[in-house]
Context: one part of a larger RNA
RNA sequence: UUGGUUUUAAGGGUGCGUAGGCUGUAAUUUAGUCAGUGGUGAAAUGUACGGGCUUAACCGGUGAUAUGCCAUUGAUACUGGAUUGCUGGAAUACGGAUGCGGUAUGCGGAAUGUGUAGUGUAGCGGUGAAAUGCAUAGAUAUUACACAGAACACCGAUUGCGAAGGCAGCAUACCAAGGCGGGAUUGACGCUGAAGCACGAAAGUGUGGGGAUCGAACAGGAUUAGAUACCCCGGUAGUCCACACAGUAAACGAUGAUAACCAGCUGUCGGCGAUAGAAUGUCGGUAGUGAAGCGAAAGCGAUAAGUUAUCCACCUGGGGAGUACGACCGCAAGGUUGAAACUC
Numbered sequence: 001u002u003g004g005u006u007u008u009a010a011g012g013g014u015g016c017g018u019a020g021g022c023u024g025u026a027a028u029u030u031a032g033u034c035a036g037u038g039g040u041g042a043a044a045u046g047u048a049c050g051g052g053c054u055u056a057a058c059c060g061g062u063g064a065u066a067u068g069c070c071a072u073u074g075a076u077a078c079u080g081g082a083u084u085g086c087u088g089g090a091a092u093a094c095g096g097a098u099g100c101g102g103u104a105u106g107c108g109g110a111a112u113g114u115g116u117a118g119u120g121u122a123g124c125g126g127u128g129a130a131a132u133g134c135a136u137a138g139a140u141a142u143u144a145c146a147c148a149g150a151a152c153a154c155c156g157a158u159u160g161c162g163a164a165g166g167c168a169g170c171a172u173a174c175c176a177a178g179g180c181g182g183g184a185u186u187g188a189c190g191c192u193g194a195a196g197c198a199c200g201a202a203a204g205u206g207u208g209g210g211g212a213u214c215g216a217a218c219a220g221g222a223u224u225a226g227a228u229a230c231c232c233c234g235g236u237a238g239u240c241c242a243c244a245c246a247g248u249a250a251a252c253g254a255u256g257a258u259a260a261c262c263a264g265c266u267g268u269c270g271g272c273g274a275u276a277g278a279a280u281g282u283c284g285g286u287a288g289u290g291a292a293g294c295g296a297a298a299g300c301g302a303u304a305a306g307u308u309a310u311c312c313a314c315c316u317g318g319g320g321a322g323u324a325c326g327a328c329c330g331c332a333a334g335g336u337u338g339a340a341a342c343u344c
Base pairs, nucleotide, nucleotide: 003315004314005313006298007297011312013199014198015197016196020192021191022190024086025085026084027083028081029080031079032078033075034074035073036072037071038070039069040068047063048062049061051059052058089189090186091185092184094181095180098177101175102174103173104172105171106170107169108152112148113147114146115145116144117143118142119141123134124133160167161166204245205244206243207242208241209240214238218234220232221231256311257310258309259308260307261306264289265288266287267286268285269284270283271282272281293300294299317344318343319342326337327336328335329334
């Protein structure tokens, strides 16, 4: 820039939202806009034609041009202003349903570990094979009782919910949400969103608890030429809770949000409607396949990567480098912003 952003560089982790940009439909206005007319837009220069010096340069003539400004008369599609309306956008109320949506509290069983007691005797455990380890101070196994912490088998699914991160035993309370129905209410109240604010897995940090399991670091045993590993025996931080911080992930659909339009077919979830136990229908999700179209292809295909519109973010060869410097944030770890020399 009439270029791009699934996989080639490139969609912000997600939401709310300020400024800004964009914005349904009817009437009204006529500022922008468009048309006509009038005035002005000096001359020279430049330009078209023809003319005068023998030609040319040069000179004078006529025309066009002078895209502008001012005034006035109209037009009213588009843009704008103000006002009054409308109901297909948006929102509210009502109704009956839905869900692993959130917060808090309580409860439950299986498993694991530990303790006590009983039975019982020489091994157990572990591996490719072993050893370290545990065990006659009685282990492993088994039975009973008790305690502790963490996670919730089956149901479970191509299921569901949430803005994303994420969410699953059961019960209760509170909070929130989207969808559907009829069409009662408001009457464009909308979309996007630089800043800003909030949320944001795991690991990590601070203080205080808790500590069953697993388990960075660490130690030991093996393996090996070595083995700072893979395997084995242990094991601290952590893993769990409360409050505060941190603010990053392949935070992925590697696909920004909103709206409209563009063949079908097959499941499934929540409504409505219908009914025979149905089938067909309809709205909103979630999957599979696929016409047109798109795409370099793989593929996408009404949940678009198709056809359009609005707004935001981002990209511009590889390395150097998400580094250096500065700034801001953080207790720290570090995060955000983010180059250049040089080199190919």
Small-subunit ribosomal RNA, central domain from an uncultured bacterium, 344 nucleotides, folded computationally. The RNAcentral record of the full RNA draws on ENA, Greengenes and SILVA. Rfam family: Bacterial small subunit ribosomal RNA. Gene Ontology terms of the family: structural constituent of ribosome and ribosome.